[in-house]
């Protein structure tokens, strides 16, 4: 320079015919105990990487763009 991956909660990731964003781990309350751990309950945490489009609705389709992987090429 070119192909192709990938970004979703604080970590680790799911999310298929476009229609109310989850689970796991961590977090906070509360219970439970003399007290913590672990148990059980409840709650609290998102601009789906960014910008436009299409549409009655976009995490999803298009189209640009960014990081971070990986292949290929080209300089040296």
């Nucleotide at each position: 320079g070119g192909g192709g991956g990938u970004a979703u909660a604080g970590c680790u990731c799911a999310g298929u015919u476009g229609g109310u964003a989850g689970a796991g781990c961590g977090g906070u309350u509360g219970u439970c105990u003399u007290g913590c751990a672990a148990g059980c309950a409840a709650c609290a945490g998102g601009u789906c990487g960014a910008g436009a489009g299409u549409u009655c609705g976009a995490u999803u389709c298009u189209c640009u763009u960014u990081g971070c992987c990986u292949c290929c090429a080209c300089c040296a």
This is a predicted structure of a 76-nucleotide RNA (transfer RNA) from a Gammaproteobacteria bacterium. The RNAcentral record of the sequence draws on ENA. Taxonomically the source falls in Gammaproteobacteria (Bacteria, Pseudomonadati, Pseudomonadota). It matches the Rfam family "tRNA".